The RNA shown here (transfer RNA) has 75 nucleotides and comes from a Patescibacteria group bacterium.
RNA sequence: GCGGGCGUCGUAUAAUGGCUAAUAUAUCUGGCUUCCAACCAGAAGAUGAGAGUUCGAUUCUCUCCGCCCGCACCA
Numbered sequence: 001g002c003g004g005g006c007g008u009c010g011u012a013u014a015a016u017g018g019c020u021a022a023u024a025u026a027u028c029u030g031g032c033u034u035c036c037a038a039c040c041a042g043a044a045g046a047u048g049a050g051a052g053u054u055c056g057a058u059u060c061u062c063u064c065c066g067c068c069c070g071c072a073c074c075a
Base pairs, nucleotide, nucleotide: 001071002070003069004068005067006066007065010025011024012023013022018055027043028042029041030040031039048064049063050062051061052060
């Protein structure tokens, strides 16, 4: 340089045009306990950035950014 894939709470996965974005775990608060752990209840937390299509975009299209894989180059 060329081609392909992937970007969603701290982490791991869902949702694939109809949104009030879900679940587990972690975190925090309260309960229980002599205390801790476990358990129970609750809270907060996310769609990489920009544009386009659409009544409506996490989802479709384009550009950019980042990560991964393959190919090419390699003085």
The RNAcentral record of the sequence draws on ENA.
The source organism's lineage runs through Bacteria and Bacteria candidate phyla.